About this RNA: Predicted 3D model of a 105-nucleotide RNA (SAM riboswitch aptamer (S box leader)) from Halobacillus kuroshimensis DSM 18393. Taxonomically the source falls in Halobacillus kuroshimensis (Bacteria, Bacillota, Bacillaceae, Halobacillus). The sequence was found by an Rfam model in a public genome assembly. The model forms 97% of the base pairs in the Rfam consensus.
RNA sequence: AACUUAUCCAGAGAGGUGUAGGGACUGGCCCUUUGAUACCUCAGCAACCAGCCAUUGGCACGGUGCUAAAUCCAGAAGGCAGUCUUACUGCCUUGAAGAUAAGGA
Numbered sequence: 001a002a003c004u005u006a007u008c009c010a011g012a013g014a015g016g017u018g019u020a021g022g023g024a025c026u027g028g029c030c031c032u033u034u035g036a037u038a039c040c041u042c043a044g045c046a047a048c049c050a051g052c053c054a055u056u057g058g059c060a061c062g063g064u065g066c067u068a069a070a071u072c073c074a075g076a077a078g079g080c081a082g083u084c085u086u087a088c089u090g091c092c093u094u095g096a097a098g099a100u101a102a103g104g105a
Base pairs, nucleotide, nucleotide: 003103004102005101006100007099008098013042014041015040016039017038021031022030023029025075026074027073028072043067044066045065048063049062051059052058053057071097076094077093078092079091080090081089082088083087
C1' cells in the first nucleotide's frame, strides 16, 4: 500500500523565493502574470491523538492536519415533485471516489 473506525454546509493569511498553470479523476464551474500551484518563514484555525483540568465539558505549551469557493458542484442507486414525459430539472436518502486523523500485519 491493502484494511478498520470517525469526521468532512463551521473556522482560519501575510511576507519571501520562483514562474505557469491550478482546484485528486471525468464533466461543469471557478482561481490565476493584480503572480496561481509549489517550497520557506512567521502568524492563525481546529481539537483527531497525546497532555492537563474537569465531567459528557473546558484548555491549547506537544504529534499531525488545515487556512478560495460545502470534499466548489455533479458522477452510482433509489424515492418525491414539476414540466415541453421513454427525457430533463429541482429536492431528499443511501452509496462510490477522495481528504484528514487514529489504528493496522

Rfam family: SAM riboswitch aptamer (S box leader). The literature on the family includes a 1998 paper in Mol Microbiol by Grundy and Henkin, "The S box regulon: a new global transcription termination control system for methionine and cysteine biosynthesis genes in gram-positive bacteria".